[in-house]
A computed fold for a 1412-nucleotide RNA from a candidate division WWE3 bacterium, annotated as small-subunit ribosomal RNA.

RNA sequence: AGAGUUUGAUCCUGGCUCAGGAUGAACGCUGGCGGCGUGCCUAAGGUAUGCAAGUCGAAUGGUCCUUUGGACCAUGGCGGACGGGUGAGUAACGCGUGGGAAUCUACCCUUAACUUGGGAAUAACCCACCGAAAGGUGGGCUAAUACUCAAUAGUCUCGUAAGAGUAAAGCUUUUGCGGUUAAGGAUGAGCCCGCGUCCUAUCAGGUAGUAGGUAGGGUAAUGGCCUACCUAGCCUUCGACGGGUAGCUGGUCUGAGAGGAUGGUCAGCCACACGGGGACUGAGACACGGCCCCGACACCUACGGGUGGCAGCAAUCGGGAAUAUUGCGCAAUGGGCGAAAGCCUGACGCAGCGACGCCGCGUGAGGGAUGAAGCACUUCGGUGUGUAAACCUACAUCAACAAGUGGCGGCUAACUACGUGCCAGCAGCAGCGGUUAAACGUAGGCCACAAGCGUUAUCCGGAGUUAUUGGGCGUAAAGAGUGCGUAGGCGGCCCGACAAGUUUUUGGUUAAAUCUCUCGGCUCAACCGAGGAACUGCCAAGAAAACUGUCAGGCUAGAAGCAGGAAGGGGGUGCCGGAAUUCUGCAUGGAGGGGUGAAAUCUGUUGAUAUGCAGAGGAACGCCGAAGGCGAAGGCAGGCAUCUGGGACUGUUUUGACGCUGAGGCACGAAAGCGUGGGGAGCAAAACGGAUUAGAUACCCGUGUAGUCCACGCCGUAAACGAUGAGGACUAAAUCGUCGUCCCGCUCUGCGGGGUGACGGUUGCAGCUAACGCAGUAAGUCCUCCGCCUGGGAAGUACGGUCGCAAGGCUAAAACUUAAAGGAAUUGACGGGGACCCGCACAAGCAGCGUCGCAUGUGGUUCAAUACGAUGAUAACCGUAGGACCUUACCAAGGCUUGACAUGCUGGGAUUAUCUUGACGAAAGUCAGGAGAUUGCCUUCGGGUGUAACCAGCACAGGUGUCGCGUGGCUGUCGUCAGCUCGUGUCGUGAGAUGUUGGGUUAAGUCCCGCAACGAGCGCAACCCCUACUGUCAGUUGUAUCACUCUGACGGGACUGCCCCGGCAACGGGGAGGAAGGUGGGGACGACGUCAAGUCAUUACGGCCCUUAUGCCUUGGGCCACACACGUGCGUUAAUGGCCACUACAACGGGUUGCUACCUCGCGAGAGGACGCUAAUCUCUUAAAAGUGGUCUCAGUUCGGAUUGGAGGCUGAAAUUCGCCUCCAUGAAGUGGAGUUGCUAGUAAUCGCCGGUCAGCUAUACGGUGGUGAAUACGUUCUCGGGUCUUGUACACACCGCCCGUGAGUUCAGGAAAGCUGCCACUACAUAGAGCUCGCCUUUUAGGCGAAUGAGUGUGGGGACAGUGAUCAGGAAUAACUCGUAACAAGGUAUCCCUAGGGGAAUCUGGGGAUG
Repeated sequence: AGAGUUUGAUCCUGGCUCAGGAUGAACGCUGGCGGCGUGCCUAAGGUAUGCAAGUCGAAUGGUCCUUUGGACCAUGGCGGACGGGUGAGUAACGCGUGGGAAUCUACCCUUAACUUGGGAAUAACCCACCGAAAGGUGGGCUAAUACUCAAUAGUCUCGUAAGAGUAAAGCUUUUGCGGUUAAGGAUGAGCCCGCGUCCUAUCAGGUAGUAGGUAGGGUAAUGGCCUACCUAGCCUUCGACGGGUAGCUGGUCUGAGAGGAUGGUCAGCCACACGGGGACUGAGACACGGCCCCGACACCUACGGGUGGCAGCAAUCGGGAAUAUUGCGCAAUGGGCGAAAGCCUGACGCAGCGACGCCGCGUGAGGGAUGAAGCACUUCGGUGUGUAAACCUACAUCAACAAGUGGCGGCUAACUACGUGCCAGCAGCAGCGGUUAAACGUAGGCCACAAGCGUUAUCCGGAGUUAUUGGGCGUAAAGAGUGCGUAGGCGGCCCGACAAGUUUUUGGUUAAAUCUCUCGGCUCAACCGAGGAACUGCCAAGAAAACUGUCAGGCUAGAAGCAGGAAGGGGGUGCCGGAAUUCUGCAUGGAGGGGUGAAAUCUGUUGAUAUGCAGAGGAACGCCGAAGGCGAAGGCAGGCAUCUGGGACUGUUUUGACGCUGAGGCACGAAAGCGUGGGGAGCAAAACGGAUUAGAUACCCGUGUAGUCCACGCCGUAAACGAUGAGGACUAAAUCGUCGUCCCGCUCUGCGGGGUGACGGUUGCAGCUAACGCAGUAAGUCCUCCGCCUGGGAAGUACGGUCGCAAGGCUAAAACUUAAAGGAAUUGACGGGGACCCGCACAAGCAGCGUCGCAUGUGGUUCAAUACGAUGAUAACCGUAGGACCUUACCAAGGCUUGACAUGCUGGGAUUAUCUUGACGAAAGUCAGGAGAUUGCCUUCGGGUGUAACCAGCACAGGUGUCGCGUGGCUGUCGUCAGCUCGUGUCGUGAGAUGUUGGGUUAAGUCCCGCAACGAGCGCAACCCCUACUGUCAGUUGUAUCACUCUGACGGGACUGCCCCGGCAACGGGGAGGAAGGUGGGGACGACGUCAAGUCAUUACGGCCCUUAUGCCUUGGGCCACACACGUGCGUUAAUGGCCACUACAACGGGUUGCUACCUCGCGAGAGGACGCUAAUCUCUUAAAAGUGGUCUCAGUUCGGAUUGGAGGCUGAAAUUCGCCUCCAUGAAGUGGAGUUGCUAGUAAUCGCCGGUCAGCUAUACGGUGGUGAAUACGUUCUCGGGUCUUGUACACACCGCCCGUGAGUUCAGGAAAGCUGCCACUACAUAGAGCUCGCCUUUUAGGCGAAUGAGUGUGGGGACAGUGAUCAGGAAUAACUCGUAACAAGGUAUCCCUAGGGGAAUCUGGGGAUG
């Protein structure tokens, strides 16, 4: 000191979150020792038990005993007002700080004086009595430092004075302790005042002893403290009164500081002692361990009555996440009493419990590599854990005995494997998990801290995120709609005085502790001690006089006045005018008019529309008119008159700071709306009708009421906007307009030029800004004052208050929810935005498809199975260039299990290769036999050893099983579209831009010109192949021969080269020559990338899965099913034709398991013979359309050929499911809706021929080949696709996008609500205990009665707050619900604001306004 998180990316704004420190903590896991601290934050809830305040015999009387002494009871004295606890109450002179005058103070100190003489009682005790007890009553005895009388009296009190009144106590025999009075001190206490001391204005008025005075009372003392009388004051926006919360401080935590938070332990003060009230005693109390009363609670009881108060120390129950021992001692310190010894002391000193905190120490040290084992990972080689362990040595104590917790994707130090598979789970934030998770769980390893470590909670910090230090307001949240003006704040120049602010000096105070510095004490530290500094404050005194202030005097530059002539839709009132709409009357006229995208509703033969004349009535004012004028804003427009406000300019004119701003307040304030009364032509919410539409509560059309207009009165809001508060000063330029004014010139009612002011605009520098932009009309640089903002939503809402007739306005939250919301700019994509350009894209044409029949593919359905994939374009005669078996992956059945196929190991192994028989079987296979060549080395010929095949077993094989969203490779598509990028430089905070845009040109980012760019790469083009012309060479097959044709190899040829025109150029137009002319025609060739496009079933590859089966073999079936739908084709529907006969002309290709001449047979398919050919030689091989002649004559036909029957042929083990071909017979349907496809020339159309695959074939498919051979293109408005530039955007998964509202389901919080309940403070009346005061009475020093006051109780009242409440309305949240499509693009009716009305809903319409 920062970091993460909004976006495709960027900058900014802005919130959320994290890293730090802290704690009286708690929880989880773990836990060796010590020191010092610390420990009920909740129920100021209730408490068993014990202890916490006594002491004095040197004040006194007695009783008793163990009698130099002691114990106990009582009177008396002192102390129980200290010490200890708690924080309920209290927002207050309570506390803090600094002052003050009208006071008291036991014990203590100093000084002075005195301490004389009497008296009457009483407790204990004794007797008697009552009571359960607590306790009480009566009678009797007695003492005192108890009580009392008298004397004395300096001071004191009363009184003008004279004078009067008020004191004491003794004990002890010691250096005595006391007593009384008075003065002073010390200590302690009471009272008063200035200043400071939380939140709330949704608390704005409060107050009758209230404010003051006089007199009195009361007190230690001042005082409305109390009483009587008088006055009517007093407090308050500098926040009274009310409500909420809270003990205050020294300090503590945090922070750089300023601040913020906090007030436990320790210390000072206050308050309280079961809740409330009260007094007594006393120096001191309204008294924690005293008294009286009331209340609640608890205990005892003989039921009559009594007793109690742990917020003292322990302890207990309860509450709670949570907080300790019913310990020891008065040894120390301190306190009470005492002359003292001493007694008492839960104050205190110690100990116990708790890692609750801080601090310190330890869990070993040295050596030790087979780098052990185990575990984990692995590329299988190894690597890590790791000198760690074991082991050895020494030390030490008896003994080497004592480590965990959290984390490891980023922030944030630390990584791998397995498991899981949007599940389980994690998470502080963003987020991770859908089969290779460094984010879940486990393990190994690693990181951090360490007797602790994490989590949770809270505070400060980071947060400059409330901004004094130190923020903002054009568009991000934020300038009030505008003005006038009160309080307040701020205020021009000069001189003088004062000294309040200010500065400075000195003194007092700022308790101690704490913090801090130095030194010191515990072995160190924590901790503790001593000294210093500090305590930023307050008070008092002195000094200064610049600035602010106050007072006094002056000035004119601010401000205002006066005079002058000009400008203006500034405002109010009255009168007048013409054009137009509508209506009415009359006339002309005769069928429509009106309206729209197209229509209809509507209107018209009862005469409309149109035209003319006349009349009525209301509203608005054309041209001028403008970027123009005026006004504070809203706003203001025909003309004239009248009343009136403001501003600008000019002027050696006047006053002399009179000023600026402005909380509250007051006034004005578009449109809509409201009230009352008028008015009503046009327009027009609502309403009605017609259209449109899936619907159309809309957009469009026809009607039409409020309203719009006037008068008076309300309302008080708008995108009331420049989204920019008012005033003042300063800061480059340029230019336009409006209104003044001065000077000059001229051709002088005017024009031109030059100054100077005010107002209104545009461009633009510096500067500012996140950028856009602003820029003398600032959003620049400064000053003054006001208003406003603090994440989004909930919400400008609820409640309350206030204003309003109402609508509603103003003021204005919270719960809850959310990680973003937002601004500007960038690159894309998109638009039912724009401009330009291209393409068989449209148009112009030709032929089709869509109908029918069939073929074929797909979907669907069916099935045991109908194998799998491909699914808009970019699937659908596609993978499949050929499914009867095979193929085959599917189904059924039967079989095999190291396997149909590969390699290796172990054991056996010559029963081997090959041939063959039988049984079962559909086959595969199973079982049982037979024959049988061939083999290395050694050999003692007995054999041993090794090995091929084979057998058994083990590794493994195998998988068309799965994931194309894990992949390679290949492919489709945009698209043969002209694009896609880079380096350096430059611009920009940046994403990015520039280059690549612009002007031309091209098929082309092709080329030229220009240019902050200059170059380059991948694409384009060219290089390659075929073809058209030609040359050379070769040619065994063609040929009788040959210069030819033909076949092939290698060359040539075309380059805008030449000419004319246009153009700067690139290039374009035309022409010549040429076989070919402007890329000659065709092919191959496919940039960066897009579609998680297609393919795991071509193959390859990763993960997962199967292993007597998801592998392998076999037979049969299926892939060929068939109510139906779609795609692609073929054949047709006929005369440009069908049929018959005759006659021509090709090219590419194939062939030995083959093509087959020729001959014979058969109607034919074909069959039987058989020549040739491994092919320019033989063959397939007759090309067909065309041509010539004939026939048919418009008909379901001599068109058409589906379907079906019969008879044959061929291939093949096999033709039933399920092949092709031939002949005879049969002879269905049949001109094609919406829509849609291909093609621009040797093309379309049409005609045959060939090939691959292949036994055969479903080929009408696919791939080639030649024959015949057109039509049309005006053109780019429209459709589709694409390219470039530009524009808008709320899109970026990128329009198949985004997104709004109602309704339905679930959940949550708050609001309203008939009410119900509780609590708090208050109030009126009634009643009233104790006590105090006053009065009266008397049995007289005690009692009784009365009055006032009075805790409490009762009744009534209003107020604040809280809880609950059927139901109601809105809100928020919630992967995949319903209805629409309002917004974002011109979002398909531009959007939005205010207002009014309507509607399931988003919303629609009217009026006015804004441009965002």
Rfam family: Bacterial small subunit ribosomal RNA. Gene Ontology terms of the family: ribosome and structural constituent of ribosome. Its mean pLDDT, the model's own confidence on a scale to 100, is 84.